[in-house]
Context: one part of a larger RNA
């Protein structure tokens, strides 16, 4: 490698990674009810018992115990919810990619200056309206500098 130049958007087509999603599988920490081992603690004890007390004894008392009732409780059964992740037909836009497709919007007055905001419109870069900028070329006044 400099106008046979740069450049913009849709679409095509790989790739990556991210949003949505009817849902659907999972971790977690907790509620709410239901059940309730053991083991502690009240109860109760009509059954049982060498120790201590009265009795010669038989029995009695006193104290313990089994058994049962409560309370408190772990694993466990349910329910709806919190919260975190997986994945999930479709689906939205992003990135990238040698080179593909259809304009040609921008960069010279880019061939209608060009942007900003809005609004309707349109394959698409974008058109058009309205308001505002000059970061517009041109020509002509005015001011100011050299």
């Nucleotide at each position: 490698c400099a106008c046979c130049g740069c450049c913009c958007g849709u679409c095509a087509c790989a790739c990556u990674a991210c949003g949505a999603a009817a849902g659907u599988c999972g971790g977690c920490a907790a509620c709410g009810c239901c059940c309730g081992a053991a083991g502690c603690c009240g109860g109760u004890g009509g059954c049982c018992c060498a120790a201590c007390c009265c009795g010669u004894a038989a029995g009695g008392g006193a104290g313990g115990g089994a058994g049962c009732c409560g309370u408190c409780g772990a694993a466990g059964g349910u329910g709806g919810g919190g919260u975190c992740g997986g994945u999930g037909a479709u689906u939205g836009g992003a990135g990238u990619g040698a080179a593909g497709u259809c304009g040609u919007a921008a960069c010279a007055a880019g061939g209608u200056a060009g942007c900003c905001g809005u609004a309707c419109c349109g394959g698409a870069a974008g058109g058009u309206g309205c308001g505002g900028c000059u970061g517009g070329a041109u020509c002509a006044c005015c001011u100011c500098c050299u």